A computed fold for a 347-nucleotide part of an RNA from an uncultured bacterium, annotated as small-subunit ribosomal RNA, central domain. Its mean pLDDT, the model's own confidence on a scale to 100, is 89.
Context: one part of a larger RNA
RNA sequence: CUGGGCGUAAAGCGCGCGUAGGCGGCCAAGCAAGUCGGACGUGAAAGCCCCGGGCUUAACCUGGGAAUUGCGCCCGAUACUGCUUGGCUAGAGUGUGGGAGAGGAGAGUGGAAUUCCCGGUGUAGCGGUGAAAUGCGUAGAUAUCGGGAGGAACACCAGUGGCGAAGGCGGCUCUCUGGACCACUACUGACGCUGAGGUGCGAAAGCGUGGGGAGCGAACAGGAUUAGAUACCCUGGUAGUCCACGCUGUAAACGAUGUAUGCUAGUUGUUGGGCCUUUCGGGUUCAGUGACGCAGUUAACGCAGUAAGCAUACCACCUGGGGAGUACGUUCGCAAGAAUGAAACUC
Numbered sequence: 001c002u003g004g005g006c007g008u009a010a011a012g013c014g015c016g017c018g019u020a021g022g023c024g025g026c027c028a029a030g031c032a033a034g035u036c037g038g039a040c041g042u043g044a045a046a047g048c049c050c051c052g053g054g055c056u057u058a059a060c061c062u063g064g065g066a067a068u069u070g071c072g073c074c075c076g077a078u079a080c081u082g083c084u085u086g087g088c089u090a091g092a093g094u095g096u097g098g099g100a101g102a103g104g105a106g107a108g109u110g111g112a113a114u115u116c117c118c119g120g121u122g123u124a125g126c127g128g129u130g131a132a133a134u135g136c137g138u139a140g141a142u143a144u145c146g147g148g149a150g151g152a153a154c155a156c157c158a159g160u161g162g163c164g165a166a167g168g169c170g171g172c173u174c175u176c177u178g179g180a181c182c183a184c185u186a187c188u189g190a191c192g193c194u195g196a197g198g199u200g201c202g203a204a205a206g207c208g209u210g211g212g213g214a215g216c217g218a219a220c221a222g223g224a225u226u227a228g229a230u231a232c233c234c235u236g237g238u239a240g241u242c243c244a245c246g247c248u249g250u251a252a253a254c255g256a257u258g259u260a261u262g263c264u265a266g267u268u269g270u271u272g273g274g275c276c277u278u279u280c281g282g283g284u285u286c287a288g289u290g291a292c293g294c295a296g297u298u299a300a301c302g303c304a305g306u307a308a309g310c311a312u313a314c315c316a317c318c319u320g321g322g323g324a325g326u327a328c329g330u331u332c333g334c335a336a337g338a339a340u341g342a343a344a345c346u347c
Base pairs, nucleotide, nucleotide: 004318005317007301008300012315014201015200016199017198021194022193023192025088026087027086028085029084030083031082033081034080035077036076037075038074040072041071042070049065050064051063052062053061054060091191092188093187094186095184096183097182098181103177104176105175106174107173108172109171110154115149116148117147118146119145120144121143125136126135162169163168206247207246208245209244210243211242215241216240220236221235222234223233258314259313260312261311262310263309266292267291268290269289270288271287272286273285274284275283276282277281296303297302320347321346322345329340330339331338332337
């Protein structure tokens, strides 16, 4: 260099944007770098291979040829790739008009509930469990009524419903703001795809500084259970959970399925838009989201127009189990640690 793979066997980066690079629509002309044909030069000798010759053969020696698939230069060909020029509109984007949405950021605001405080009524229990006890309560609890404080989360609507690249997003209102979709087919004219490095975003937990702290609740304490019980159950309860700013950069970050494009039977539900209609409803067409199912595919399970089918382009990754995502080194981090990532040995 070549090969086979990556849903579950080892293997798709957590997800975007994007540099280099790789790859790239239709038509025409030109050039001739790649590509193809021919000629010439060169490709030392020996060796290998073929045909001969010499030692009685052979090994060995020797003559000629072939080969040396390469490189250089010249002439020619122009389908494909490339380069240059001109054009096109099917890719991509822009415009105009629409409707949908928990998409994001900030500010404000509402009700239910828990807890606490104050006051009224009221009296002996409450709470909790499998059963109990710790705990709370005659200094008046639990229950109930009225008032107040404060924090956090938003019942019903709610739906294999919606939005977002992923993480994720759910009371209501306002301001700012991103994207997708549909219709018209007016405009630009290949402006595209992927993307090593790079860069940004990135649940929860955790960290720093300053706030906040109702409920819940690692740690911790007590009560139970038990042979023991550093647990499961119960009563409490600190960090944390919340906010602002900064860091961390990981997850079964999952569809365990990279991104983009084209093609390939049907049936049925649903979301957003358009069109037709005989307007209860039905049909059709785009874009999404589910269930089944043929061909095909798969080791099987299954997948099956949202492919794991048939193809193309580019990237990441895998190469027996353990040792080990460890050690060492390096980079990043306040730390915790993250990233990169072996070997001996062993089966």